[in-house]
RNA sequence: UCGUGCUAGACGGGGAGCUAGCGGUGCCCUGAACCCGCAAUCCGCUAUAGCGGGGUUGAACUCCCGCUCGAGGUUCAGGCGCCGUGGGGACUGCCCUGGAAAGUAGCGUUGAUGACCCGGCCCUGCGCGGCGAGGCGCUGCGAACCCCGUCAGGCCCGGAAGGGAGCAGCGGUAAGUAGUAAGCUUCGGGUGCCGCAGGUAAACCGAGUUGGAGCUGGCUGUCAGGACAAGCCCGCGGGGCCCGGAUCGACAGCGGGUGCACGA
Numbered sequence: 001u002c003g004u005g006c007u008a009g010a011c012g013g014g015g016a017g018c019u020a021g022c023g024g025u026g027c028c029c030u031g032a033a034c035c036c037g038c039a040a041u042c043c044g045c046u047a048u049a050g051c052g053g054g055g056u057u058g059a060a061c062u063c064c065c066g067c068u069c070g071a072g073g074u075u076c077a078g079g080c081g082c083c084g085u086g087g088g089g090a091c092u093g094c095c096c097u098g099g100a101a102a103g104u105a106g107c108g109u110u111g112a113u114g115a116c117c118c119g120g121c122c123c124u125g126c127g128c129g130g131c132g133a134g135g136c137g138c139u140g141c142g143a144a145c146c147c148c149g150u151c152a153g154g155c156c157c158g159g160a161a162g163g164g165a166g167c168a169g170c171g172g173u174a175a176g177u178a179g180u181a182a183g184c185u186u187c188g189g190g191u192g193c194c195g196c197a198g199g200u201a202a203a204c205c206g207a208g209u210u211g212g213a214g215c216u217g218g219c220u221g222u223c224a225g226g227a228c229a230a231g232c233c234c235g236c237g238g239g240g241c242c243c244g245g246a247u248c249g250a251c252a253g254c255g256g257g258u259g260c261a262c263g264a
Stems, first nucleotide, its partner, number of pairs: 001264006009057003012030004020046005034054005063257006072248005078242003082238007091231002093228001095226005102220003105216003114210003118206003122199006128192002131188006137180005147172004155164003
C1' cells in the first nucleotide's frame, strides 16, 4: 500500500417552553433524515443524563474536533406612529364673567357726563265708578176645611119683622216660590288711561333749570378671574414599524484527527 472480517461511532440537528437538571413526546426553525412500543392534572433518566426491541452502515463524501458563515429563536434597551386608560392645567384653542378704553362704530354745541328740581312708574289710606254675590223693594203665582172679604143656593133661630153661621164661586193675602230693567243697602276683588291726601332709599322713564365737552361699550385688540380638557404635558397598558446590543444556533464552507485481527 492492497484485500478480507470486525469494533467504536453514525443512521438528523437546533430554539423557546417544561424541569433541580438532562433528553423525549407537543410548538417553531432547518431541510430529506431506518422500523416498532411509551409519554402533558406527561414519559424516561442522573453528568456516559430518553428507555426497551429490531435493522442498515462502518474507519471515511458518511464518524469526531476546531474555525468561518449564518436561516431562525429568546432577551434587553432606543426611536417613531396608532389605540385604550388615569391624572394635570404651564401654553394654544372654544366658552363665560368683569376691567380699561388703543383702534373702530354710534350718540353729542339742534347741548354730553355731572348737579338741582318736577312728574310718571311704585306704596298707603279714603272716595267715586264698574263688575259679582246677598238682602230690601217691586212683579207673577200662591190655602178643599182648620186665612180674610163678599157670600147664590141650601142650613139654623124667630109668629113675623129680621138675625146668624157659612160650602162652591169670585176677589185678596201669609209662609213660600219664580223673576227682577231701574231704585235703596251690605259684602267682595287678579276691578279702573278715575279723583283726593300722604309717602317715595335706590333704579328706570319723560320734561325743566344750570353748565359747556364729553358719553356708550356693539366689533377688533388688550388685562384679570373662571370653566372645558380638543390640541398639549406626565404616567400605565396593548399592538405595529425601524434601528442596535447580548445570547443560543440549524444548513453550508474550510482545516485537522480516528481503532483491532488475519493474509499478500
The RNA shown here (Bacterial large signal recognition particle RNA) has 264 nucleotides and comes from a Dehalococcoidia bacterium. Rfam family: Bacterial large signal recognition particle RNA. Rfam describes the family as follows. The signal recognition particle (SRP) is a universally conserved ribonucleoprotein involved in the co-translational targeting of proteins to membranes. Lineage of the source: Bacteria > Bacillati > Chloroflexota > Dehalococcoidia. Its mean pLDDT, the model's own confidence on a scale to 100, is 80.